[in-house]
Molecule: RNase P RNA; transfer RNA
Organism: Hyphomicrobiaceae bacterium
RNA sequence: CCAGUCGGCCGGACGGCCGCUGCCGGGGAUGACGGGCUUUGCGGCCCAAACCUCGGUGGAGGAAAGUCCGGGCUCCAGGGAUCAACGGUGGCGGCUAACGGCCGCCGGGGGCGACCCCAGGGAAAGUGCCACAGAAAACAAACCGCCGGCGUGGGGGCGACCCCACGUGGCAAGGGUGAAACGGUGCGGUAAGAGCGCACCGCGCUUCCGGCAACGGAGGCGGCACGGCAAACCCCACCGGGAGCAAGACCGAAUAGGGGCGGCACGGAUGCUCAGGGUAACCUGGGUAUCCAGCGCGAUCCUCGCCGCCGCCCGGGUUGGUUGCACGAGGCUCGGAGCGAUCCGCGCCCCAGAGGAAUGGCCGUCGCGGAGAACCCUCUCCAGACAGAACCCGGCUUACAGGCCGACUGGCAAA
RNA sequence: GCCGCAAUAGCUCAGCCGGUAGAGCACAUCAUUCGUAAUGAUGGGGUCGGGGGUUCGAAUCCCUCUUGCGGCACCA
Numbered sequence: 001c002c003a004g005u006c007g008g009c010c011g012g013a014c015g016g017c018c019g020c021u022g023c024c025g026g027g028g029a030u031g032a033c034g035g036g037c038u039u040u041g042c043g044g045c046c047c048a049a050a051c052c053u054c055g056g057u058g059g060a061g062g063a064a065a066g067u068c069c070g071g072g073c074u075c076c077a078g079g080g081a082u083c084a085a086c087g088g089u090g091g092c093g094g095c096u097a098a099c100g101g102c103c104g105c106c107g108g109g110g111g112c113g114a115c116c117c118c119a120g121g122g123a124a125a126g127u128g129c130c131a132c133a134g135a136a137a138a139c140a141a142a143c144c145g146c147c148g149g150c151g152u153g154g155g156g157g158c159g160a161c162c163c164c165a166c167g168u169g170g171c172a173a174g175g176g177u178g179a180a181a182c183g184g185u186g187c188g189g190u191a192a193g194a195g196c197g198c199a200c201c202g203c204g205c206u207u208c209c210g211g212c213a214a215c216g217g218a219g220g221c222g223g224c225a226c227g228g229c230a231a232a233c234c235c236c237a238c239c240g241g242g243a244g245c246a247a248g249a250c251c252g253a254a255u256a257g258g259g260g261c262g263g264c265a266c267g268g269a270u271g272c273u274c275a276g277g278g279u280a281a282c283c284u285g286g287g288u289a290u291c292c293a294g295c296g297c298g299a300u301c302c303u304c305g306c307c308g309c310c311g312c313c314c315g316g317g318u319u320g321g322u323u324g325c326a327c328g329a330g331g332c333u334c335g336g337a338g339c340g341a342u343c344c345g346c347g348c349c350c351c352a353g354a355g356g357a358a359u360g361g362c363c364g365u366c367g368c369g370g371a372g373a374a375c376c377c378u379c380u381c382c383a384g385a386c387a388g389a390a391c392c393c394g395g396c397u398u399a400c401a402g403g404c405c406g407a408c409u410g411g412c413a414a415a
Numbered sequence: 416g417c418c419g420c421a422a423u424a425g426c427u428c429a430g431c432c433g434g435u436a437g438a439g440c441a442c443a444u445c446a447u448u449c450g451u452a453a454u455g456a457u458g459g460g461g462u463c464g465g466g467g468g469u470u471c472g473a474a475u476c477c478c479u480c481u482u483g484c485g486g487c488a489c490c491a
Base pairs, nucleotide, nucleotide: 001411002410003409004408005407006406007405008404009403010402012366013365014364015363016362017361018360020059021058022057023056024055025054026053027052028051034047035046036045037044038043061386065397066396068395069394070393071392072391073244074243075242076241078303079302080301081300082299083298086240087239088238089237090236091105092104093103094102095101106120107118108117109116110115121235122234126233127232128229129228130227143175144174145171146170147169149168150167151166152165153164154163155162156161183201184200185199186198187197188196202224203222204221205220206219207218208217209216210215248323249322250321251320258314259313260312261311262310263309264308267292268291269290270289271288272287273286274285275284276283277282294306295305296304316490317489318488330349331348332347334345335344336343337342369382370381371380372379373378416487417486418485419484420483421482422481425440426439427438428437434471442458443457444456445455446454464480465479466478467477468476
């Protein structure tokens, strides 16, 4: 210098003028409604919002986005335990409030390399699927083919014998099909072959060693059983109650606290007591206590509660204010622990809060980028992205003009 | 702001526990008719919203993006 990999950061700067909005302060006007003081009372004084004006101060993002995950917060479902159903996650260890996030490591794959990618548990628990093609898509089987024994037939040869076809049988090496064909390569072996035997590789089981673990290494045994798909059902382990700030709380105004439908229950026994009836035995009704039954989650158990509650629809009224709501898993500097994610300590800071919804517009100078003119200085024109808070926070994903910094890899050249 | 659903031929919809996509209407040609409609026969037309992944194979399963539609205020 060229090509490339990874990580981090910025998202124009300054000034002037005119505006928008939250908060704070000064002044003015009004002194309504209201509050306070005083008065027996009338009345008087003070505070004070809306309004006008001046000043100070704060005012979008790295993604505020998509709403894909995880929490805080709030309400609802009486509470708890164990299952079932449903949903999610999936190598191991760590970080964290938590996570499907992040960090480190392991295994597999890709790249010469820096480095990148992986929903990466289980297919010897079971079920299912593997279209077309192909003999066969999985407890096996044989289309072409290879091969010898036997049988039959034919041919050749003087003969020993040889050749061909068919049947029966052996084999799975080769061909062919397919995304995938029941371990691979080599040597031996055989009629031809085949883990049939052996060596190496792969696979499985097992022992020892290293590691917290995933896993790795070494040795021994086994001749190979166990094809693929779980982002098919499923099994295993772990996690999960539901809804969402239009949650929820308070104040005010108005209306018809109206109507309809549906669900379950209003049960039983005993004792006491009251009322009515009856001469009495007793009967009817109410209250209360205990037990059983029932209801409150899909099931069971424990506990607690309940004897008028729940759900849906139609109809009516309002379209207001306050709060939740800005101090938080907050930010920054420095130091420390850790490979790192992250954690700890000291100090400093307060940093948007709207509600048809503010955070803007114009001008000037400079800077970055592109084009043109000039080629010494410079001048002119153009462009400036993605996008915009709405209860808050941690991530992921997606969009983005242009620019900066750091670490590293490969190549070329020179010293 | 929050929650849910959908996207397949020109239109309306099937197909969605994977195996190469169909129906009705519409369109074109032919027949029928003096001609038109109706009817009958034949035919064409599909990036299954875009991209990526799993799989031998994706409209279908998973992720992501885009577009469209619907619902959710308070009081009694």